[in-house]
Molecule: RNase P RNA; transfer RNA
Organism: Acidimicrobiales bacterium
RNA sequence: CGAGUCGGCCGGGUGACCGCGGCUUGGCGCUGGCGUGCUUCUCGCCGGCGCCCGGCUGAGGAAGGUCGGGGCUCCACAGGGCAGGGUGCUGGCUAACGGCCAGUCGGGGCGACCCGAAGGACAGUGCCACAGAGAACAGACCGCCGAUGGCACGGUUCGCCGUGCACAGGUAAGGGUGAAACGGUGCGGUAAGAGCGCACCAGCGCCCGGGGUGACCCGGACGGCUUGGUAAACCCCACCCGGAGCAAGGCCAAACGUGGGACGGGCUGCCCGCCCGAUGUCCCCAGGUGGGCCGCAUAGAUGGAUGGUCACCCCGCCGGCGCCCUCAUGGGCGGUGGCGGACAGAACCCCGCCUAUAGGCCGACUCGCCAC
RNA sequence: CGGGGAGUGGCGCAGCCAGGUAGCGCACGUGCUUUGGGAGCACGCGGUCGGGAGUUCAAAUCUCCCCUCCCCGA
Repeated sequence: CGAGUCGGCCGGGUGACCGCGGCUUGGCGCUGGCGUGCUUCUCGCCGGCGCCCGGCUGAGGAAGGUCGGGGCUCCACAGGGCAGGGUGCUGGCUAACGGCCAGUCGGGGCGACCCGAAGGACAGUGCCACAGAGAACAGACCGCCGAUGGCACGGUUCGCCGUGCACAGGUAAGGGUGAAACGGUGCGGUAAGAGCGCACCAGCGCCCGGGGUGACCCGGACGGCUUGGUAAACCCCACCCGGAGCAAGGCCAAACGUGGGACGGGCUGCCCGCCCGAUGUCCCCAGGUGGGCCGCAUAGAUGGAUGGUCACCCCGCCGGCGCCCUCAUGGGCGGUGGCGGACAGAACCCCGCCUAUAGGCCGACUCGCCAC
Repeated sequence: CGGGGAGUGGCGCAGCCAGGUAGCGCACGUGCUUUGGGAGCACGCGGUCGGGAGUUCAAAUCUCCCCUCCCCGA
């Protein structure tokens, strides 16, 4: 200098003017309820609305997607069984999670580093298209062989021998098909071959010793010689999960003060169990009414505020100008003109994940080239 | 705001649960038939299954993340 990896952070600033939402001191105006009072004017208390001068406060790293979990609320405070769903290496953190941290194993990269829903395929079942001879304890298309049987020819001491054919047969070393063909290499062996035998290697099972909390790792011995893949297919094992959601739910007011149907209704699918229930349930249909408050927050609505303009500064890009360095390409500094500054916007709250994001900053590290 | 569902030729839909050839009807094109048109018959064209990753030998189908559309909820 170039290419890259990981982690963290910012994501415009200041001022002026004009605006918006919420709360609020004071003033003015209108108005509701209650009380004292014989009545009116008036007065006292509790509010509501509008205007004016002020004060305080007002979006994000993702507020987003609504993917996971929790709080909160109601349904029997939530029960038993089946069904259903989710998670899946180990240890820890957390209120909890499919989250985070550290590690193990496997895969990728020269490397920094990255990725992994990563239990079980000798509990069982299913599937493996096309191609290919054969696709799961398989298979003979080409090839190889002629041991054994058969056929032909020749020889024969009549016991059989030799040669040939490849009909039966033997053979998984080679070719070919496929994602995958039932360990790999070598030697022996054989008619030809084959874990058929042996040596080494890979892998499986089991045992022993050592290390680690553990996943697992290291070393050694033995065994049969080798048991395909798929569980983000059914399933098995272990653990977890009741349902619904702030339009949850509660209170006040108003409107029917109803008509008809059902006999049961109440928390998912079913069963059990539990609770409520005949002047009833509020389940279904029809009709009526559809306002306010709480829930609700040191932002907070119920058509949704948090903004706009100008000036200066900041950052990036482009085009001129001046100065400096350089042989030059080019680079640096100053000043100036234009353009641009993203993604996106709370709606019950919180913890995570994922997705979008102009541009910039900081730190650690890897690889390559050049110079000293 | 909350809950649920669907994207497959130009249009309307199957196929997905149980992975292996993407199919049906209408439409479109050509030919036959007819005096001509329509109808009918035969043949054909046309789809990277909304997009991107993952699992698998193999994905429209299974899993995850985005995009678009639709429905319901006092």